[in-house]
RNA sequence: AUGGAACUCUGGAGAGCCCCUGUGAGCAGGGCGCCGAAGGGGCAAGUUGAUUCGUAAGAGAAUCAAUGAAACUCUCAGGCAAAAGGACAGAGCGUACUGG
Numbered sequence: 001a002u003g004g005a006a007c008u009c010u011g012g013a014g015a016g017c018c019c020c021u022g023u024g025a026g027c028a029g030g031g032c033g034c035c036g037a038a039g040g041g042g043c044a045a046g047u048u049g050a051u052u053c054g055u056a057a058g059a060g061a062a063u064c065a066a067u068g069a070a071a072c073u074c075u076c077a078g079g080c081a082a083a084a085g086g087a088c089a090g091a092g093c094g095u096a097c098u099g100g
Stems, first nucleotide, its partner, number of pairs: 003097001007092005016032001018031005033080003039076001040074003046067008
């Protein structure tokens, strides 16, 4: 002096306390309607390669393939009172560890 992971604390949205069945309850199953911020899937420009056209050679054009981000998108998973969870942010850990 740089940087990241884990951990701790704090903040942290959205959407039916829906209906039916089972249970003493918790909860489980089914049905319809919704949400996006655990996780997961998808893709743009660009880049790369191949083929074709083009050129004296190039530049360039077209097609195919690969790569390619998200808070975008999908809604698989998860969620739709409270609780729990929760991307992300701040602080701590920390004159630590790591790199020069």
Molecule: Glycine riboswitch aptamer
Organism: Propionispora vibrioides